[in-house]
Parts: sequence; C1' cells; structure tokens
RNA sequence: GGCGUGGUAGCUUAGCCUGGCCAGAGCGCGUCGCUCAUAACGACGAGGUCGCGAGUUCAAAUCUCGCUCACGCCA
Repeated sequence: GGCGUGGUAGCUUAGCCUGGCCAGAGCGCGUCGCUCAUAACGACGAGGUCGCGAGUUCAAAUCUCGCUCACGCCA
C1' cells in the first nucleotide's frame, strides 16, 4: 500500500442484508419493598452524538462516499 471483518449504555451484545414505535436485552448502577442484617428475590428508575464527517430520502444504527481505530490476510 491492497483486501476482509468489526466499532451500538460502564461491560457483553441483538437489530444492519429487507430504511419506518421514543434503539432493545443481560450483567452492573440508583431508589423502594422484603430481612434483625446482608445476599438472593421482587417493583420502579437513570444511563445511548448507534466510531467521526458528509450525501441520498418525507424518514438512516440500517443505503452511498470519505476518514478513523482494532483484528486478520496479502504484498
């Protein structure tokens, strides 16, 4: 330098191919309940520029282009 895969909540990730609810889940976190107390369990809640920028579109995590980071292959 070329190619491929991936980057979504603090962590692990679904969704992307086939655009359309306010982007979901588990763990973790907070409050409350339960308990003598803790854990477990139950209820509720907070937490996301969907790697960055631009384009297409009524509408983009999803399509297109550029860039960037990680890993792998080739040279």
This is a predicted structure of a 75-nucleotide RNA (transfer RNA) from a Candidatus Woesearchaeota archaeon. Lineage of the source: Archaea > Nanobdellati > Candidatus Woesearchaeota. Its mean pLDDT, the model's own confidence on a scale to 100, is 83. Its Rfam family is "tRNA". By type it is a transfer RNA. The sequence is in RNAcentral, with records from ENA.